Model confidence (mean pLDDT): 81 of 100. This is a predicted structure of a 73-nucleotide RNA (transfer RNA) from a Candidatus Saccharimonadota bacterium. It matches the Rfam family "tRNA".
RNA sequence: GCCGAUAUAGCUCAGUUGGUAGAGCAGCACUUUCGUAAAGUGAAGGCCGGCGGUUCGAAUCCGCCUAUCGGCU
Numbered sequence: 001g002c003c004g005a006u007a008u009a010g011c012u013c014a015g016u017u018g019g020u021a022g023a024g025c026a027g028c029a030c031u032u033u034c035g036u037a038a039a040g041u042g043a044a045g046g047c048c049g050g051c052g053g054u055u056c057g058a059a060u061c062c063g064c065c066u067a068u069c070g071g072c073u
Stems, first nucleotide, its partner, number of pairs: 001072007010025004019056001028042004049065005
């Protein structure tokens, strides 16, 4: 230099054909216990890496850029 993949909650990851963004774990509150752990219940936590474009509507489609990983030279 060229090609490809990935970027979504604190962490690990889903999100099907474009139509209000979810799970598990962690953390928080409560129940249970003499207490802790375990178990159960509940609530909270995101403007989906950035900037534009298309569209009535974009995490999703298109372009450029950034970061990480892999391959080729």

Lineage of the source: Bacteria > Bacteria candidate phyla > Candidatus Saccharimonadota.